[in-house]
RNA sequence: GUAUGAAAAAGGCAAAUCUGGCGAAAGCCAGAGACGCAAAGCCACGGGUCCUCACUUCCUCCGUGACACUCGCUGCCACGAAGGACACCCGGAUCGCCGGGCUGCCGCA
Numbered sequence: 001g002u003a004u005g006a007a008a009a010a011g012g013c014a015a016a017u018c019u020g021g022c023g024a025a026a027g028c029c030a031g032a033g034a035c036g037c038a039a040a041g042c043c044a045c046g047g048g049u050c051c052u053c054a055c056u057u058c059c060u061c062c063g064u065g066a067c068a069c070u071c072g073c074u075g076c077c078a079c080g081a082a083g084g085a086c087a088c089c090c091g092g093a094u095c096g097c098c099g100g101g102c103u104g105c106c107g108c109a
Base pairs, nucleotide, nucleotide: 004107005106012037013036017032018031019030020029021028022027035096041102042101043100045099046098047097048094049093050092051091057085058084059083060082062080063079064078065077067075068074069072
């Protein structure tokens, strides 16, 4: 120096949850808190996952009009209103999902 990770030493980070703040959301920041982590340090480069995205389409429900009949708050068509479902791209997030890149403490073997 490279590789490597122990029943070592000095330490480090901080999951869930709670409180406060930011955000449309995913999520992020701070404090408390420790599930865990040899890079759980940094980077959105590749993949994955998550958010956002609804013109159109589909579904539900209400109202109006026409038609039909078995004359019922029935069937069916059109229009209008409300709600829900479903994407891609762009954009955003996640490095404690995986890979990759950069940097780093210690030294039993």

A computed fold for a 109-nucleotide RNA from a Gammaproteobacteria bacterium, annotated as c-di-GMP-I riboswitch aptamer. Model confidence (mean pLDDT): 81 of 100. Its Rfam family is "c-di-GMP-I riboswitch aptamer". Rfam links the family to the GO term cyclic-di-GMP binding. The sequence was found by an Rfam model in a public genome assembly.